RNAcentral holds the full RNA, with entries from ENA and SILVA. A computed fold for a 534-nucleotide part of an RNA from an uncultured bacterium, annotated as small-subunit ribosomal RNA, 5' domain.
Context: one part of a larger RNA
């Protein structure tokens, strides 16, 4: 000089973009943050339509009112399917194959989603909801009976699944690949608007994962040893998979000054800050992995977790209790207490993106968009422009002659950017889904699907944003220094006090260093000060 997730004192017009607990990973009041699906299923609490029976009122039509009715349209809780392992937060831990960065699986997996083959044949028994009837203060639970399916189960088929032989190739040592035989295990489900949608198995992809390896990754030797599933082996068992990963059994090895242990520190990297480079620092924000999810442990389920808003047990904590026993987890948006020099609303919308689930339609989505708050940052822009000497008063200063302030002001003529007031702006962000027409391939036709075309209708920001008229110089500047380093000097008061101060140093009576005025330098809606880094 540059810089920053900054704080503090003095100030402060606007606006665009952007970032805004660095500390107590402390504790959490309330509210929201993960649901959807009736085109799987029984059913019907609630709504709304239909129906049926009665009653009033009418001549009747019909209206109303009471009940019945799952008949439709939906549809709370149920069973059942997919999502809850994405997405959101933190940075506690961890010096490690955690991460980078390069390879390797002849040692693996992969729901949805693409491609291609093959198939879906018959049977059965459940069980919640509902009901009825115990417990219980409450979470909750028990028993009896009933019933459904894309639940859940047998049987059949069926292979390139999987197990083993034979031959060829090939290779990397276990081995891969490809042909053929043989034997075992072992599949499904319906739904419909009739177009389709989903179901089983298997091949392949694409996607994500998993697991190994070389190389890199912080201080300390005032830390020199250190190790018993430790190192290897042969069997076994586990895993998707290799392996002491786990277990019997043999062997006695395995790591270290090229720092092993063992303390301390610490998420890592893309990147960021410097800086000519080298390099040194930093890892906020935004992207990649990672790792957690009161504290520890632990497995279910499932393609996928050893799972933030899920389950179990322990723990400490806080809360409810009828004292028997329950409930709870903000390091998810906000917010509250508290720490602390210091970090914001208990907002709005699902219009856009994006995720979920659905055929859709739509519903959910503190993911996102958006607005709000505080100069915290960065960029713009504004406080006016031009003329204007009698060099006005006023201030300061002074040899008292005048010299600064100073074209500064007044004053003339001017603009209106911003401001403030109406008015116009349903703008752009949208384009897709949706609803109709229409073409072409495909079909026996119909739908569908795909293309093209009309159409209507969706916006949270917002009456925002721009535009366009009026009005009026009106309503907008300070903060720091002035001894040298350093760009800027007088005068008063003070008198080694009172004070300044980055360093060097000023101040003991004329102080351009301390305080006040003028003046003058430098930055400017910001100045300056600590604080870190280069």
């Nucleotide at each position: 000089g540059g810089a920053u997730g900054a704080a503090c004192g003095c100030u402060a017009g606007c606006g665009g973009c952007a970032g805004g607990c660095u500390u107590a990973a402390c504790a959490c009041a309330u509210g929201c943050a993960a649901g959807u699906c009736g085109a799987g299923g029984g059913g019907c609490a609630g709504c709304g339509a239909g129906g049926g029976u009665a009653a009033u009122a009418g001549c009747a039509a019909u209206a109303u009112u009471a009940c019945c009715u799952g008949u439709c349209g939906g549809c709370g809780a149920c069973c059942g399917g997919c999502g809850c392992a994405c997405g959101g937060g933190u940075g506690c831990g961890u010096a490690a194959c955690g991460c980078g960065u390069a390879u390797g699986c002849a040692a693996c997996c992969u729901a949805c989603c693409a491609u291609c083959a093959a198939c879906a044949g018959g049977g059965g028994g459940a069980u919640a909801a509902c009901a009825c009837u115990g417990a219980g203060a409450a979470a909750u639970u028990g028993g009896u009976a009933c019933u459904a399916a894309u639940a859940c189960c047998c049987c059949a088929u069926a292979a390139u699944a999987u197990c083993u032989c034979a031959u060829g190739c090939g290779g990397c040592a276990u081995c891969g690949c490809a042909u053929g035989g043989g034997g075992u295990u072992g599949a499904a489900a319906a739904c419909u608007c009739c177009g389709g949608u989903g179901g089983u198995u298997g091949a392949u992809g694409a996607u994500g994962g998993g697991c190994a390896u070389g190389c890199g990754u912080u201080g300390u030797a005032u830390u020199a040893g250190c190790u018993g599933g430790u190192u290897g082996g042969u069997g076994a068992g586990g895993u998707a998979a290799c392996g002491g990963c786990u277990c019997a059994c043999c062997a006695a090895g395995g790591c270290g000054a090229c720092g092993a242990u063992g303390c301390g520190u610490a998420g890592c990297c893309g990147a960021c800050c410097u800086g000519a480079g080298a390099g040194g620092g930093u890892g906020a924000c935004c992207g990649g992995c990672c790792a957690c999810a009161c504290u520890g442990g632990g497995a279910c389920u499932g393609a996928g977790a050893c799972a933030c808003g899920g389950c179990c047990c322990a723990g400490a904590c806080u809360c409810c209790u009828a004292c028997g026993g329950g409930a709870g987890g903000c390091a998810g948006c906000a917010g509250u207490a508290g720490g602390g020099a210091a970090u914001u609303u208990u907002c709005g919308g699902c219009a856009a993106u994006g995720g979920g689930g659905g055929g859709a339609a739509c519903c959910c989505u503190g993911a996102c968009c958006g607005a709000g708050c505080a100069a915290c940052g960065c960029c713009g822009c504004g406080u006016g422009a031009a003329g204007g000497a009698a060099g006005a008063a006023g201030g300061a200063a002074u040899u008292c002659g005048u010299u600064c302030u100073g074209u500064a002001a007044a004053c003339u003529u001017c603009u209106g950017u911003u401001a403030u007031a109406a008015a116009g702006g349903a703008a752009g962000a949208a384009a897709g889904a949706c609803g109709g027409a229409u073409g072409g391939a495909g079909g026996a036709a119909a739908u569908g699907a795909c293309g093209u075309c009309c159409g209507a209708g969706u916006g949270a920001c917002g009456g925002u944003a721009c535009u366009u008229u009026a009005u009026g110089a009106g309503a907008a500047a300070g903060c720091c220094a002035c001894g040298g380093c350093u760009a800027a000097c007088u005068a008063c008061g003070u008198g080694c006090c009172a004070g300044c101060a980055g360093c060097c140093g000023c101040g003991g009576u004329a102080a351009u260093a301390c305080g006040u005025a003028g003046g003058u330098g430098g930055c400017a809606a910001g100045c300056g000060u600590u604080a870190u880094c280069c």
Its Rfam family is "Bacterial small subunit ribosomal RNA". Rfam links the family to the GO terms ribosome and structural constituent of ribosome.